[in-house]
Context: one part of a larger RNA
RNA sequence: CUAUGCUGAAGGAACUCGGCAAAUUGCACGCGUAACUUCGGAAGAAGCGUGGCCUCUUUUUACGCAAGUGGAAAGAGGUGGCACAGACCAGGGGGUAGCGACUGUUUAUCAAAAACACAGGGCUCUGCGAAGUUGCAAAACGACGUAUAGGGCCUGACGCCUGCCCGGUGCUGGAAGGUUAAAGGGAGAGGUGCAAGCUUUGAACUGAAGCCCCAGUAAACGGCGGCCGUAACUAUAACGGUCCUAAGGUAGCGAAAUUCCUUGUCGGGUAAGUUCCGACCUGCACGAAUGGCGUAACGACUUCCCCGCUGUCUCCAGCAUAGACUCA
Numbered sequence: 001c002u003a004u005g006c007u008g009a010a011g012g013a014a015c016u017c018g019g020c021a022a023a024u025u026g027c028a029c030g031c032g033u034a035a036c037u038u039c040g041g042a043a044g045a046a047g048c049g050u051g052g053c054c055u056c057u058u059u060u061u062a063c064g065c066a067a068g069u070g071g072a073a074a075g076a077g078g079u080g081g082c083a084c085a086g087a088c089c090a091g092g093g094g095g096u097a098g099c100g101a102c103u104g105u106u107u108a109u110c111a112a113a114a115a116c117a118c119a120g121g122g123c124u125c126u127g128c129g130a131a132g133u134u135g136c137a138a139a140a141c142g143a144c145g146u147a148u149a150g151g152g153c154c155u156g157a158c159g160c161c162u163g164c165c166c167g168g169u170g171c172u173g174g175a176a177g178g179u180u181a182a183a184g185g186g187a188g189a190g191g192u193g194c195a196a197g198c199u200u201u202g203a204a205c206u207g208a209a210g211c212c213c214c215a216g217u218a219a220a221c222g223g224c225g226g227c228c229g230u231a232a233c234u235a236u237a238a239c240g241g242u243c244c245u246a247a248g249g250u251a252g253c254g255a256a257a258u259u260c261c262u263u264g265u266c267g268g269g270u271a272a273g274u275u276c277c278g279a280c281c282u283g284c285a286c287g288a289a290u291g292g293c294g295u296a297a298c299g300a301c302u303u304c305c306c307c308g309c310u311g312u313c314u315c316c317a318g319c320a321u322a323g324a325c326u327c328a
Base pairs, nucleotide, nucleotide: 001323002322003321004320005319006318007317008316010314011313014312019309027051028050029049030048031047036041038157052079053078054077055076056075057074058073059072060071061070062069063068080084092307093306094305095304097302098301099299100298104116105115120155121154122153123152124151125150126149132141133140134139158294159293160292161291163224164223165222168221169220170217171216172215173214174213177212178211179210183206184205188201189200190199191198192197225243226242227241228240229239252286253283264280265279266278267277268276
């Protein structure tokens, strides 16, 4: 010096990206326990006290025919130690916010999560030799099931809700019309031949799906404006004008896991706060099942704060063990 342990004056997170690591707590019994809540929880919340050994009394219990031998609880008194759940074993706690409802699942070998799944919700296809899938086929799964079933896609408990747009793309429907292949059809035309014929070519016209066209459909893919003026301080604009659009973003939320300018501004917390919490709204570039906003419980998730605790630190020191190093 390295690794693994142990101890430490005073201070106690000043360390650090961050309390990482370590320390604290830890058992049983008695008391006591907040907001919030889906009334189940939260909760072992938090917090406080007691605990050894000896003697006596009372109650009770197991076994036993009984004598009795064990166990438990309550009460009273005594007694030793620095320390009595005496070693080992054995929760630190609280508050705030974000995300995900939850228990689960995942990158075997750098990621366990806010990702996946989930119960619940919705759209859509499928009437049974089902749709769908595998296979050239036979056949098989679906299913020894039958729309309260099965397949596909999206969302993701629960609560309150889920606005406007069908112009584009997709899907569904549409006995008309346009376009349109093979095929049918043959008006004609050419070659050859004396001719019959053979042969080449061929206009109308009749021809499906598809496309065009007409509708519907957004919990289908998706989309959801600009400029100018205006109120008796100023400022702002309920109001008006105009252009464009398929329609111009509703409720709710908002410097947010989204805010560039930005450490926005104000308030709170600190002596001091680019983080955090509460507001404001000027949303560069939130927004409603690519779900919006809330939400008790839960989380080896993320953020901030507080109490306790500590060698994380001020600032290091000592000890133990195994290496390293020197000598043999």
Predicted 3D model of a 328-nucleotide part of an RNA (large-subunit ribosomal RNA, domain IV) from Rhizobium herbae. It matches the Rfam family "Bacterial large subunit ribosomal RNA". The sequence was found in a public genome assembly. Model confidence (mean pLDDT): 89 of 100.